Source information: Predicted 3D model of a 111-nucleotide RNA (SAM riboswitch aptamer (S box leader)) from a Deltaproteobacteria bacterium.

RNA sequence: GCCUUAUCAAGAGCGGCGGAGGGAUUGGCCCGAUGAUGCCGCAGCAACCGGCCCGCCCAGGGUGCUGGUGCUAACUCCAACGGGGCUCAAGCGAGCUCCGGAAGAUAAGGC
Numbered sequence: 001g002c003c004u005u006a007u008c009a010a011g012a013g014c015g016g017c018g019g020a021g022g023g024a025u026u027g028g029c030c031c032g033a034u035g036a037u038g039c040c041g042c043a044g045c046a047a048c049c050g051g052c053c054c055g056c057c058c059a060g061g062g063u064g065c066u067g068g069u070g071c072u073a074a075c076u077c078c079a080a081c082g083g084g085g086c087u088c089a090a091g092c093g094a095g096c097u098c099c100g101g102a103a104g105a106u107a108a109g110g111c
Base pairs, nucleotide, nucleotide: 001111002110003109004108005107006106007105008104013042014041015040016039017038021031022030023029025080026079027078028077043072044071045070048068049067050065051063052062053061054060076103081100082099083098084097085096086095087094088093
C1' cells in the first nucleotide's frame, strides 16, 4: 500500500514546546495569535486484540489487568451518489426527515 470483516449518536484534558493555518477531499459550516493543527509529558475514556475469571468446550458473559493499538471540539461537524416519506410551490424547484451506498477513520486477520 491492497483485500476481507466489524464498529463509527456514548465516553474522556491539563501542562510544556512551537508559531500558522487547521477540521482527509470538494462545498458549507466551524476551530485558530485569548495560540489552533502538530509534537512531547502526564492524566483520562473506551474495550478491537491479548491476559485473567465464569462457562467441559462452543456460544455468550464478566474483569482495566505494569500487555498491543485506538481515542479525548462539533454524530465520521454536515452534505456529496441513489431512493422513500412529509411540507411549501402553478411549475422549475426548495426545505425537513428516514433508508441504503460511496468515501474516510479505527481494530483484527490476510497478501